[in-house]
This is a predicted structure of a 94-nucleotide RNA (c-di-GMP-I-GGC riboswitch aptamer) from a Desulfobulbaceae bacterium. It was read from a public genome assembly, where an Rfam model found it. The coordinates come from a structure-prediction model, not an experiment, and the mean pLDDT is 82.
RNA sequence: UUAGAAAAAGCCAAACCGCGCGAGACCGCGGGACGGAAAGCCACGGGUCCUCCCAACUGUGCCUGCACAGUGAAGGACAGCCGAGCUGCCUGGA
Numbered sequence: 001u002u003a004g005a006a007a008a009a010g011c012c013a014a015a016c017c018g019c020g021c022g023a024g025a026c027c028g029c030g031g032g033a034c035g036g037a038a039a040g041c042c043a044c045g046g047g048u049c050c051u052c053c054c055a056a057c058u059g060u061g062c063c064u065g066c067a068c069a070g071u072g073a074a075g076g077a078c079a080g081c082c083g084a085g086c087u088g089c090c091u092g093g094a
Stems, first nucleotide, its partner, number of pairs: 001093004011036002016031005034080001040086002044083003047078005056071007
């Protein structure tokens, strides 16, 4: 540096369940293993998801400035969606 997970030592932990947090997506802890060769880290690019608060615009209703809905903005989430970046055990090749 590259390929692989056959061996060896290990590692992580889906769904689901219990407890907790949050408006929510989600997240944390414990149990549990569907799977993983980076299912380690990272929100840089794409993608998907959420909306308590907050601009703006449009429509509807009528109590004429309030309510509801939509678009959008803004904020947030996901790394086990893909790509990029960084780091790493073992074995084989160069």